[in-house]
Molecule: transfer RNA
Organism: Dreissena polymorpha
RNA sequence: GAUUCCAUGGUGUAGUGGUUAUCACAUCCGCUUAACACGCGGAAGGACCUGGGUUCAAUCCCCAGUGGAAUCA
Numbered sequence: 001g002a003u004u005c006c007a008u009g010g011u012g013u014a015g016u017g018g019u020u021a022u023c024a025c026a027u028c029c030g031c032u033u034a035a036c037a038c039g040c041g042g043a044a045g046g047a048c049c050u051g052g053g054u055u056c057a058a059u060c061c062c063c064a065g066u067g068g069a070a071u072c073a
Base pairs, nucleotide, nucleotide: 001072002071003070004069005068006067007066010025011024012023018056027043028042029041030040031039049065050064051063052062053061
């Protein structure tokens, strides 16, 4: 320098155009316990890396940028 892939709650993830986005762990509250842990029930927490474009509608498609990874030179 070229090509490809990735970026979504604190962490790891699902979602490949259709109207405030899924699950697990973690956190908080309640039940349970003498207490803790486990277990059960509930809650809070993200508008999806940034900017622009296409569209009636974008986390999703297109372009550029930023960060990361791989391959080639």